Predicted 3D model of an 87-nucleotide RNA (c-di-GMP-I riboswitch aptamer) from Paenibacillus sp. FSL H7-0331. The same sequence occurs in records of 2 taxa. Taxonomically the source falls in Paenibacillus (Bacteria, Bacillota, Bacilli, Caryophanales). Model confidence (mean pLDDT): 84 of 100. The sequence is in RNAcentral, with records from Rfam and Ribocentre.
RNA sequence: UAUCGAUAAAGGCAAAGCCAUUGAAAAAUGGGGACGCAAAACUAUUAGGGGCUAAAGUCAAUGCGACUAUGCCAGCCAGUUACCGAA
Repeated sequence: UAUCGAUAAAGGCAAAGCCAUUGAAAAAUGGGGACGCAAAACUAUUAGGGGCUAAAGUCAAUGCGACUAUGCCAGCCAGUUACCGAA
């Protein structure tokens, strides 16, 4: 240094749910809150795969539907970067 991840050390993040706000929604932000995480750090029209929503638009229809991302998810896979140093 790489791989790897310990009953190590120093720490970090924060699921669900609740409240408030924004949003058409998905969801996001903040506050309490902890399910967990060795990358639960960053990256989504700067490049991939996958997923969610469907306002506007298009089609259909006198029915309440279908398609579609430029909206969103990285705590889905992935890419990039990074603390410590037992086996």